[in-house]
RNA sequence: GAGGCGGGGCGGGUGAUUGCUUUCAAAAUUGAAAGAGGAAAGUCCGGACUCCAUAAGGCGACAUAAAGGGAGGAAAACUCUCUUCCAUCUUUAAUGAUUAAAGGUGAGGACAAGUGGAACAGAAAGUAUGUCCAGGAUAAAAUUUAUUUUAUUGCUGGAGUGAAAUCAGCUAAACUCUAUGUGGAGCAAGAUCAAAUAAGAAAGUGCAUUGCCUGUGCUAUAUUUUCGGGUUGAUCGCAAAGAUGAAUGAUCACCAAAGUUUUAUUAACUGAACAGAAUCCGGCUUAUAGCCCUGUCCUUAUU
RNA sequence: GGUCGCUUGGCGCAGUUGGUAGCGCGUUUCCUUGACAUGGAAGAGGUCACAGGUUCGAGUCCUGUAGCGACCACCA
Numbered sequence: 001g002a003g004g005c006g007g008g009g010c011g012g013g014u015g016a017u018u019g020c021u022u023u024c025a026a027a028a029u030u031g032a033a034a035g036a037g038g039a040a041a042g043u044c045c046g047g048a049c050u051c052c053a054u055a056a057g058g059c060g061a062c063a064u065a066a067a068g069g070g071a072g073g074a075a076a077a078c079u080c081u082c083u084u085c086c087a088u089c090u091u092u093a094a095u096g097a098u099u100a101a102a103g104g105u106g107a108g109g110a111c112a113a114g115u116g117g118a119a120c121a122g123a124a125a126g127u128a129u130g131u132c133c134a135g136g137a138u139a140a141a142a143u144u145u146a147u148u149u150u151a152u153u154g155c156u157g158g159a160g161u162g163a164a165a166u167c168a169g170c171u172a173a174a175c176u177c178u179a180u181g182u183g184g185a186g187c188a189a190g191a192u193c194a195a196a197u198a199a200g201a202a203a204g205u206g207c208a209u210u211g212c213c214u215g216u217g218c219u220a221u222a223u224u225u226u227c228g229g230g231u232u233g234a235u236c237g238c239a240a241a242g243a244u245g246a247a248u249g250a251u252c253a254c255c256a257a258a259g260u261u262u263u264a265u266u267a268a269c270u271g272a273a274c275a276g277a278a279u280c281c282g283g284c285u286u287a288u289a290g291c292c293c294u295g296u297c298c299u300u301a302u303u
Numbered sequence: 304g305g306u307c308g309c310u311u312g313g314c315g316c317a318g319u320u321g322g323u324a325g326c327g328c329g330u331u332u333c334c335u336u337g338a339c340a341u342g343g344a345a346g347a348g349g350u351c352a353c354a355g356g357u358u359c360g361a362g363u364c365c366u367g368u369a370g371c372g373a374c375c376a377c378c379a
Stems, first nucleotide, its partner, number of pairs: 001299001003297008012255007020035006037274001041285002044283005049186004056214004061182005066084007085108001086106009109177002114175002116171002126167001131159005136153008190236004200227006206218003229378003258270004304375007313328004322359001330346005352368005
């Protein structure tokens, strides 16, 4: 200098013309104001808000997680930060393995409570029921009397299989245990009004909070499920954008970060990506052209 | 808008305490027949939607992405 892979930030501006949505003003076609994002997305978490006549307890289920402090936030989700430990990766130094330092990453509680799992290979996969080789010890036999052979012993060293071979082994994004937390449903929640129909039929039963039990509440003109009948509406909830099949746009001119070609002064062209609110707010995750900052890797050149 | 579920040969589906991916139909070749159908024998065909992680090991467990599907209005 060029490039690859990550992290963070920005995500064009001004004016004119002409459309769209909402509100307000005027008065019969005008005027004024406001009008998408960092993710509006995924719906993964937490909350506001609303309803469930019961919000109480226990079991279960689900979620979170190194240990100990601090800060922000709503004692939330989540984020930042300090110290210590563990695992893993990179670089550097020494080295026989390995160790130390610096930096990065980590869904990183516990297998020193219990249960389970480990294919193939291997003698053996977790109660060692110990394979082969060498050595040692013990016993027996043979004899050349200090040697050989056989057997036993896991006492010592080595080999082979495997991810792992006896180590307080590995495995909890296996059951489980520990600590903490969680009632459920969700704006198609829910409230009021209007319209229309058959307060219809069948099956069941106590029903309600949705897994279970206790407790509690409500009842027989009750209540659950299925079938059938009717409506396919308005207002509120609902917003300093805004609900309705759903507006927030298009064209032109100038300026600007930057890019391509070039005769390197200048000229011409481009000037983008992801994407589109739907009750609201906070967080997480995912997508994102171009530019800026930054980490790391590769390559080239110079010193 | 909200709540759930699914993705495995060409098609329809199995696959549980994680350990070599299967079944039926279809398809290819051969035999049977004069020729087909039927029948018999043998075979091919899979990155388990995609990416990452946990683990010695993932179709299976966890996370994210993509695609597809189902359900949820009000009244008496």
Predicted 3D model of RNase P RNA and transfer RNA as a complex of 379 nucleotides. It holds a member of the Rfam family "Bacterial RNase P class A". It is annotated as a ribozyme. Rfam's curators write: Ribonuclease P (RNase P) is a ubiquitous endoribonuclease, found in archaea, bacteria and eukarya as well as chloroplasts and mitochondria. Rfam links the family to the GO terms ribonuclease P activity, tRNA processing and dimeric ribonuclease P complex.